[in-house]
Context: one part of a larger RNA
RNA sequence: GUCAGCGAGUUGGGUCCAAUUGCAAGGUUAAGUUUUUUAUUAAACGGAGCCGUAGCGAAAGCGAGUCUGAAUAGGGCAAUUAGUAGUUGGAUACAAGACCCGAAACCAGGUGAUCUAUCCAUGACCAGAGUGAAGUAUUGAGAGAUCAAUAUGGAGGCUCGAACCGGUUAGAGUUGAAAAUCUAUCGGAUGAGUUGUGGAUAGUGGUAAUAUGCCAAUCGAACCUGGAAAUAGCUGGUUCUCCCCGAAAUAGCUUUAGGGCUAGCCUAUGAAUUUUAGUACUAGAGGUAGAGCACUGAUUGAUCCUUGGGGGUCUUUUGACUUGCCAUGAUCUGUCAAACUCCGAAUUCUAGUAUGUAUAUUUGUGGAGUUAGACUAUGGGGGCUAAGCUCCAUUAGUCGAAAGGGAAACAGCCCAGAUUGUCAAUUAAGGUCCCAAAAUUUAAGCUAAGUGGUAAAGGAUGUAAGAUUCCAAUGACAUCCAGGAUGUUGGCUCAGAAGCAGCCACCAUUUAAAAAGUGCGUAACAGCUUACUGGCAAAGGAAUCUUGCGCCGACAAUUUAACGGGGCUAAAGCUUAAUACCGAAAUUACAAUUGAUGGCUUUUUUAUAAAGUUAUCGAGGUAGGGGAGUGUUCUAUAUUUGUUGAAGCUAGACUGUAAGGACUAGUGGAAGGUAUAGAAGUAAGAAUGCUGAC
Numbered sequence: 001g002u003c004a005g006c007g008a009g010u011u012g013g014g015u016c017c018a019a020u021u022g023c024a025a026g027g028u029u030a031a032g033u034u035u036u037u038u039a040u041u042a043a044a045c046g047g048a049g050c051c052g053u054a055g056c057g058a059a060a061g062c063g064a065g066u067c068u069g070a071a072u073a074g075g076g077c078a079a080u081u082a083g084u085a086g087u088u089g090g091a092u093a094c095a096a097g098a099c100c101c102g103a104a105a106c107c108a109g110g111u112g113a114u115c116u117a118u119c120c121a122u123g124a125c126c127a128g129a130g131u132g133a134a135g136u137a138u139u140g141a142g143a144g145a146u147c148a149a150u151a152u153g154g155a156g157g158c159u160c161g162a163a164c165c166g167g168u169u170a171g172a173g174u175u176g177a178a179a180a181u182c183u184a185u186c187g188g189a190u191g192a193g194u195u196g197u198g199g200a201u202a203g204u205g206g207u208a209a210u211a212u213g214c215c216a217a218u219c220g221a222a223c224c225u226g227g228a229a230a231u232a233g234c235u236g237g238u239u240c241u242c243c244c245c246g247a248a249a250u251a252g253c254u255u256u257a258g259g260g261c262u263a264g265c266c267u268a269u270g271a272a273u274u275u276u277a278g279u280a281c282u283a284g285a286g287g288u289a290g291a292g293c294a295c296u297g298a299u300u301g302a303u304c305c306u307u308g309g310g311g312g313u314c315u316u317u318u319g320a321c322u323u324g325c326c327a328u329g330a331u332c333u334g335u336c337a338a339a340c341u342c343c344g345a346a347u348u349c350u351a352g353u354a355u356g357u358a359u360a361u362u363u364g365u366g367g368a369g370u371u372a373g374a375c376u377a378u379g380g381g382g383g384c385u386a387a388g389c390u391c392c393a394u395u396a397g398u399c400g401a402a403a404g405g406g407a408a409a410c411a412g413c414c415c416a417g418a419u420u421g422u423c424a425a426u427u428a429a430g431g432u433c434c435c436a437a438a439a440u441u442u443a444a445g446c447u448a449a450g451u452g453g454u455a456a457a458g459g460a461u462g463u464a465a466g467a468u469u470c471c472a473a474u475g476a477c478a479u480c481c482a483g484g485a486u487g488u489u490g491g492c493u494c495a496g497a498a499g500c501a502g503c504c505a506c507c508a509u510u511u512a513a514a515a516a517g518u519g520c521g522u523a524a525c526a527g528c529u530u531a532c533u534g535g536c537a538a539a540g541g542a543a544u545c546u547u548g549c550g551c552c553g554a555c556a557a558u559u560u561a562a563c564g565g566g567g568c569u570a571a572a573g574c575u576u577a578a579u580a581c582c583g584a585a586a587u588u589a590c591a592a593u594u595g596a597u598g599g600c601u602u603u604u605u606u607a608u609a610a611a612g613u614u615a616u617c618g619a620g621g622u623a624g625g626g627g628a629g630u631g632u633u634c635u636a637u638a639u640u641u642g643u644u645g646a647a648g649c650u651a652g653a654c655u656g657u658a659a660g661g662a663c664u665a666g667u668g669g670a671a672g673g674u675a676u677a678g679a680a681g682u683a684a685g686a687a688u689g690c691u692g693a694c
Base pairs, nucleotide, nucleotide: 001694002693003692004691005690006689011096013094014092015091016090017089018088019087020086021085022084023083026051027050028049032045033044034043035042055062056061065077066076067075068074099237100236102234106227107226108225109224110223111222117201118200119199120198121197122196123195124194125193126191128160129159130158131156135152136151137150138149139148140147141146164188165187166186169184170183171182172181203219205215206214207213212221240629241628242627243626244625245624250263251262252261253260254259264370265369266367267366268365269364270363271362272361274358275360278355279354280353281352282351283350284349285348290343291341292340296337297336298335301332302331303330304329307327308326309325310323311322312321313320314319373399374398375397376396377395378393379392380391381390382389404415405414406413419592420591421590422589424588425587426586430582431581432580433566434565435564439579441578442577443576444575445574446573452568458552459551462549463548464547465546466545467544468543469542470541471540480535481534482533483532485509486508487507490504491503492502515530519528520527593619594618595617596616597615598614599613600612601611602610603609630683632680633679634678635677636676637675638674639673640672641671648667649666650665651664652663654661655660
């Protein structure tokens, strides 16, 4: 891992509800006693006790009332009667292990020092080599104390290094040769050394040259057994079918926030009996959007000049005059506000009337689940008017719990809500060149960028349409040819300043026209050029603004990769209009199943129920509520099959809406089924489930 077997809401109380039976203002016995029985049976006795018949108050207490209170007020609760004991069924939030498995822990009593820690008693062990302390002897020196040398001597938590003890570094090993080892290397090796045997210390403890180390492969408190099925607001698991309805992720409170309680929302069953959602009208509520500046604040400019403060000038003082300042007043002018409002909608809310008969509304009772929500659209707060971010809405939708079609793929977007069947029809969103069902459809334009098929500020003789102004056969715009002068080098400045460093002025003349000079240029001149004018030639030209579609701006990591692909250019792109078609589990048609409500028929009955038929409305579904069934084991009664072959197993093209049920053949070799009831150790694929086999 697979297969097989086993594996989880039970039992007795208490409580609640419904049906039913007895008795009824009452109902009922419990333990026990007596008798009886095959019996754990039955009968009688037993009134203790329990529930009900009266409530109110914390209570004393009072009592159809009572409590509060000064009250004879007001208010709260009560008073208009039906209960009780069995039986059956359902439920259960209560206490019991209480659906099952699962802690780490806590407590009690015991067992351990054959491992290891320390200690006690008694034994054992340490090749070899080196160094050479004290002491001693001899000799020498010295007045001596004493010192030196040479021998001898053999000290040391001394040195090197085996056994022995250890475990430094590296490698190997890591389902190992080994639940700590191997190889090489390394530390100690006469000592605080190593070791044998026997003994001592015990878990709220021991021992410890302290590492929270060790106390039998276990140690921040050993192990074994018991309390014990500890507790687990936590995780996991929880076994057959069909039918009807169908949620929540909110509020309040919570040592509460991933748990609860009550309400809200779901379901079943009664009651009320038109009360409901929605729509229309009528009457009210309100201060949002918007708008506004009348208040509160913010805020632009002007004028009048009013008042005060500050500054300045004058003055001996009083004071006078004045102002690039501050505040204030008046009149205009331009603005802003969630915590401004002289105003003010739409929607909304409340009430009434009408309509509206819906699996509506209100209400009683039994049973729940939910209280982690998500995205999209709208209105907002926070954030960066960031987030697939976060919080709110008495806003809506979808998902959640919703399949089908579209969006290439894609819970939350668009269309649309799947009872079942059909080789029928019509449509929705979205599409109609091919992949791929349907237009290479019609009409008029636009785009040249593969724009379409990502993006901004900004930039540009892209292109199409429109508007306005101006020039033009008395010749425009552009090119080409020619002129572009004189007073004068204007004056000033300056080393110089001559159109062209700078300042001032910017006149006049000749002209077809020509600036006291537009730009280069020179040290300053010179030189080139422009404005302006003529000629040549001949037809439209110049500028500004608005709009449609395009262009640039444009840079990312495996591979084209920013149309799903192919591919597309008078489109298969974009804009506007038109017709046809395709397209879903939508709608329709036909057939079938089934639920609710109403009607009718038949049979039967105390009620009523069952069967049939018909009309209308339904049948997506998680948590969850309700209903009806299938199957397994055993029991009772009745009945039946089986050695002429039961159960079980294998195979098969039968059958029922499903769980399932038959039949036939083979195998097998002794029990099995059906009907009606009853009782449960009653259904497995999951629990890192348990046991076995492979």